[in-house]
Context: one part of a larger RNA
RNA sequence: CUGGGCGUAAAGGGUGCGUAGGCGGUUCCGCGUGUCGGAUGUGAAAUCUGGAGGCUCACCCUCCAAAGUGCAUUCGAAACUGCGAAACUUGAGUACAGGAGAGGAGAGCGGAAUUCUUGGUGUAGCGGUGAAAUGCGUUGAGAUCAAGAAGAACACCAGUGGCGAAGGCGGCUCUCUGGAAUGAAACUGACGCUGAGGCACGAAAGUUGGGGGAGCAAACAGGAUUAGAUACCCUGGUAGUCCCAACCCUAAACGGUGUACACUUGAUGUAGGAGGAGUUAACCCCUUCUGCGUCGAAGCUAACGCGAUAAGUGUACCGCCUGGGGAGUACGGUCGCAAGAUUAAAACUC
Numbered sequence: 001c002u003g004g005g006c007g008u009a010a011a012g013g014g015u016g017c018g019u020a021g022g023c024g025g026u027u028c029c030g031c032g033u034g035u036c037g038g039a040u041g042u043g044a045a046a047u048c049u050g051g052a053g054g055c056u057c058a059c060c061c062u063c064c065a066a067a068g069u070g071c072a073u074u075c076g077a078a079a080c081u082g083c084g085a086a087a088c089u090u091g092a093g094u095a096c097a098g099g100a101g102a103g104g105a106g107a108g109c110g111g112a113a114u115u116c117u118u119g120g121u122g123u124a125g126c127g128g129u130g131a132a133a134u135g136c137g138u139u140g141a142g143a144u145c146a147a148g149a150a151g152a153a154c155a156c157c158a159g160u161g162g163c164g165a166a167g168g169c170g171g172c173u174c175u176c177u178g179g180a181a182u183g184a185a186a187c188u189g190a191c192g193c194u195g196a197g198g199c200a201c202g203a204a205a206g207u208u209g210g211g212g213g214a215g216c217a218a219a220c221a222g223g224a225u226u227a228g229a230u231a232c233c234c235u236g237g238u239a240g241u242c243c244c245a246a247c248c249c250u251a252a253a254c255g256g257u258g259u260a261c262a263c264u265u266g267a268u269g270u271a272g273g274a275g276g277a278g279u280u281a282a283c284c285c286c287u288u289c290u291g292c293g294u295c296g297a298a299g300c301u302a303a304c305g306c307g308a309u310a311a312g313u314g315u316a317c318c319g320c321c322u323g324g325g326g327a328g329u330a331c332g333g334u335c336g337c338a339a340g341a342u343u344a345a346a347a348c349u350c
Base pairs, nucleotide, nucleotide: 004321005320006319007304008303012318014201015200016199017198021194022193023192025088026087027086029084030083031082034080035077036076037075038074039073040072041071042070049065050064051063052062053061054060091191092188093187094186096183097182103177104176105175106174107173108172109171110154114150115149116148117147118146119145120144121143125136126135162169163168206247207246208245209244210243211242215241216240220236221235222234223233258317259316260315261314262313263312266295267294268293269292270291271290272289273288274287275286276285299306300305323350324349325348332343333342334341335340
């Protein structure tokens, strides 16, 4: 160097875009540096191997040969790789057509509920629990009716339904805007795949400044429970939850399964599109592409299970793993206002 792995045993980066690098479709021509062959030179001796010979044998020694996988020069080969030139359309992309969608951003609007305020009716309880109490209430609560204010979230529709790279996205309308699928094939002509660094996005909590604050609710207070109860239960309640701007950059960021491409019996459901048949027609039926599920053949797997959305069969590239603890810690570096994040050991011990 080669050889093993990463769903659950250690191990897939949270996700994308993309630099260097690695790898790369079909045809023809050329070059000959990768590659292959020949020749020549060299490749010290000793050693090793083979054959002889000398010590009575052997060890040992001597001679001859071979080997010396390499290097240099030179002459060739051109299938493959590479490079140069030319072309192609299947990969990739652009334009076009009609559809689907909680994809994103901004603005406006709506109803139910909750709480509060005011007024009316009305009287002694309400609330809460396993049972209670704290709490609220004759300064009139709770209940009920009317009016008003505020903030937050959008019941039903709703679906192993949809969309998004992931995080995630759900009332309605408008404006701006990204992507994917299908169809037909007009155009470009390999423009591709992956991607160390890098850049961007990244739930919740948390941080800074300014707003907002209905409900809920860490902390906190009180009431219970209990041997105790810094809890579970109850009554309150502040940060926070919401908006704007800027940070933070972590999650069981999970499908615990990196991305891309190709190939490999089937059955069934569902979402979007296209075609056919049907009487021009709705549904049904048949075919096909894409997505989301279930069950299963072969195969794989330690088993569980996976099984065209592979964990099957292969290729390319990246990331990661190497006994448990110490430890995702210390130190140092980088980043951050901080909280901390990231990179990341050792002694020692079993």

Small-subunit ribosomal RNA, central domain from a metagenome, 350 nucleotides, folded computationally.
Rfam family: Bacterial small subunit ribosomal RNA.
RNAcentral holds the full RNA, with entries from SILVA.
The coordinates come from a structure-prediction model, not an experiment, and the mean pLDDT is 88.